[in-house]
RNA sequence: GGGCCUGUGGAUUAGUAGCAUAUCGCUUCGUUCGCAACGAAGAGGCCGCGGGUUCAACUCCCGCCAGGUCCA
Numbered sequence: 001g002g003g004c005c006u007g008u009g010g011a012u013u014a015g016u017a018g019c020a021u022a023u024c025g026c027u028u029c030g031u032u033c034g035c036a037a038c039g040a041a042g043a044g045g046c047c048g049c050g051g052g053u054u055c056a057a058c059u060c061c062c063g064c065c066a067g068g069u070c071c072a
Stems, first nucleotide, its partner, number of pairs: 001071007010024003018055001026042005048064005
């Protein structure tokens, strides 16, 4: 330098045009003398960044950035 893959709450991730999902963690409440466990409720993302297509984009297209991998 070139090819391919990946980038989504604090962590690990699902979703691949029309509602952003689950588990763990966090907060509050209940149960307990208290803790843990369990049960209930809640906060936290605007999907790596910018642009394009579309009525509508996490999703399709282009560029860039970061990580992984292969080739030279």
A computed fold for a 72-nucleotide RNA from a Promethearchaeota archaeon, annotated as transfer RNA. The coordinates come from a structure-prediction model, not an experiment, and the mean pLDDT is 81. It matches the Rfam family "tRNA". Rfam links the family to the GO term triplet codon-amino acid adaptor activity.